[in-house]
Context: one part of a larger RNA
RNA sequence: UGACGGGGGCCCGCACAAGCAGUGGAGUAUGUGGUUUAAUUCGAAGCAACGCGAAGAACCUUACCAGGUCUUGACAUCCGAUGCAUAGCACAGAGAUGUGUGAAAUCCUUCGGGACAUCGAGACAGGUGGUGCAUGGUUGUCGUCAGCUCGUGUCGUGAGAUGUUGGGUUAAGUCCCGCAACGAGCGCAACCCUUAUCUUCAGUUACUAACGCGUAGAGGUGAGGACUCUGAAGAGACUGCCGGGGACAACUCGGAGGAAGGUGGGGACGACGUCAAAUCAUCAUGCCCCUUAUGACCUGGGCUACACACGUGCUACAAUGGCCACGACAGAGAGAAGCGAAAUCGCAAGGUAGAGCGGAACUCAAAAAAGUGGUCCCAGUUCGGAUUGUGGGCUGCAACCCGCCCACAUGAAGUCGGAGUUGCUAGUAAUCGCGGAUCAGCAUGCCGCGGUGAAUACGUUCCCGGGCCUUGCACA
Numbered sequence: 001u002g003a004c005g006g007g008g009g010c011c012c013g014c015a016c017a018a019g020c021a022g023u024g025g026a027g028u029a030u031g032u033g034g035u036u037u038a039a040u041u042c043g044a045a046g047c048a049a050c051g052c053g054a055a056g057a058a059c060c061u062u063a064c065c066a067g068g069u070c071u072u073g074a075c076a077u078c079c080g081a082u083g084c085a086u087a088g089c090a091c092a093g094a095g096a097u098g099u100g101u102g103a104a105a106u107c108c109u110u111c112g113g114g115a116c117a118u119c120g121a122g123a124c125a126g127g128u129g130g131u132g133c134a135u136g137g138u139u140g141u142c143g144u145c146a147g148c149u150c151g152u153g154u155c156g157u158g159a160g161a162u163g164u165u166g167g168g169u170u171a172a173g174u175c176c177c178g179c180a181a182c183g184a185g186c187g188c189a190a191c192c193c194u195u196a197u198c199u200u201c202a203g204u205u206a207c208u209a210a211c212g213c214g215u216a217g218a219g220g221u222g223a224g225g226a227c228u229c230u231g232a233a234g235a236g237a238c239u240g241c242c243g244g245g246g247a248c249a250a251c252u253c254g255g256a257g258g259a260a261g262g263u264g265g266g267g268a269c270g271a272c273g274u275c276a277a278a279u280c281a282u283c284a285u286g287c288c289c290c291u292u293a294u295g296a297c298c299u300g301g302g303c304u305a306c307a308c309a310c311g312u313g314c315u316a317c318a319a320u321g322g323c324c325a326c327g328a329c330a331g332a333g334a335g336a337a338g339c340g341a342a343a344u345c346g347c348a349a350g351g352u353a354g355a356g357c358g359g360a361a362c363u364c365a366a367a368a369a370a371g372u373g374g375u376c377c378c379a380g381u382u383c384g385g386a387u388u389g390u391g392g393g394c395u396g397c398a399a400c401c402c403g404c405c406c407a408c409a410u411g412a413a414g415u416c417g418g419a420g421u422u423g424c425u426a427g428u429a430a431u432c433g434c435g436g437a438u439c440a441g442c443a444u445g446c447c448g449c450g451g452u453g454a455a456u457a458c459g460u461u462c463c464c465g466g467g468c469c470u471u472g473c474a475c476a
Base pairs, nucleotide, nucleotide: 001476002475004472005471007470008469009468010467011466012465013464015460016459019424020423021422022421023420026315027314028313029312030311031310032309033308034306035305042053043052064301065300066299067298068297069296070295073124077123078122079120080119081118082117083116088101089100090099091098092097106115107114108113126290127289129288130287131286135284136283137279138278139277140275142273147186148185149184150183151182152181153162154161155160166177167176168175192267193266194265195264197235198234199233200232201231202230203229207224208223211222212221213220238261241255242254243253244252245251317417321376322375323374324373325372326371333364334363335362338357339356343352344351345350383414388409389408390407391406392405393404394403430452431451432450433449434448435447436446
């Protein structure tokens, strides 16, 4: 000087407390451990691994296993020879591939040749093989915590100290005051995006107040530029104003005005560093290793196994509910090898059909919960939907291993969950549906979107994590 203390003081955080909803019990989805296996490819490991890499394993992917094959190679550059081609067709084969047949004589050209293809020789290719404890890059975490430092000066023999401590204050090393310090840098804040209000400008595909036309009903259309909205530029919030407190300061409390008030809400943004943290399997890369194989191709299998254990979700156990009928109101997105309307067939999944739309125009598209009416009457039920049977639909060469969906039948566990444990402070929790990426197909996951919309916070004694000062110290 740090680190540490079941030392002290001050302060903060959904850290506790106050509340609400969960999880731990059931069924199931998914990940992991373990076990099994020819293989169940590999990585991730307390918080910070475990719906994680994977924004989508039937083949492919695929790295794993079995079998069948290749050896200048599936891919790149160089050299020589050839221009036979490749393709197509037939046969053999699980296919890779092999054999045969063979139309065509490919494209550019400065006519030298080149592209492309085959054969040959070797230089070489290739490796998701090892090492993340050799590395770059990227990322997690403490933590959006308020800290981490430097120059000059001063003090100290020196390590170092001072500044950065102190009195206040703040979300903040934020600001004020004081002070052997005076300044500065990286962080904080602001500048950026979005959302909440208004103004101006611009109106088509959006809108419709007035005036016409028109309809069963319609902005349907003539028109309009008011409104909504769209999207560009501005305004607006700064403790600016008033009062109290305070050191006449910083600031804080209350009030006015205001759409918004003290950082308005949300996002992007992550200091010096810590964990030899993660990643050699995104990529790049040193060294080591393989080279008729640890490289490459193919078929099939596996990654989907199942006495069990754990994590994360979904669905429930019902009456604030289930079912039936009627019937409102979103936002944000996607669409051409695409979204696919009307009409029509089917109980349905879906089929036929093909209008319109590269889209403020058309389509996906029905929002659902809510609301109105009816029924059920507390039961393992008109709750719950697992499991299984049969019949179908869709995608795709192909749904046996191993996809999703529909109908009928079946109708398991489950009556609110032990010790424990998680999230959340407001348009939040809870609850309800909608969209997108990946994607032929496959979503209870992920990323977004809106609808309905709470309860509680006395307080900081305690648990956890963190910041500042101070003290002890058998630690460095």
Small-subunit ribosomal RNA, 3' major domain from an uncultured bacterium, 476 nucleotides, folded computationally. The RNAcentral record of the full RNA draws on ENA and SILVA. Rfam family: Bacterial small subunit ribosomal RNA. Gene Ontology terms of the family: ribosome and structural constituent of ribosome. The prediction has a mean pLDDT of 84.